[in-house]
RNA sequence: GGGAGUAUAGCUCAGUUGGUUAGAGCGCUUGAUUGACAUUCAAGAGGUCGGCGGUUCAAGUCCGCCUACUCCCA
Numbered sequence: 001g002g003g004a005g006u007a008u009a010g011c012u013c014a015g016u017u018g019g020u021u022a023g024a025g026c027g028c029u030u031g032a033u034u035g036a037c038a039u040u041c042a043a044g045a046g047g048u049c050g051g052c053g054g055u056u057c058a059a060g061u062c063c064g065c066c067u068a069c070u071c072c073c074a
Stems, first nucleotide, its partner, number of pairs: 001073007010026004019057001028044005050066005
């Protein structure tokens, strides 16, 4: 220099053909349970869906550019 992939909750990751409210596990908070802890159960908090634009009635999802990281070729 050329090409490909990934980016969604604190962490690891789902998210179907674009569709009405964005999810799981772990972690965290509160409560119940216990003599106490652990476990278990219930409830809850936590998201500019990497950034900027575009298409669309509607975008996490499609298109372009940029950024970060990973891989391949030279």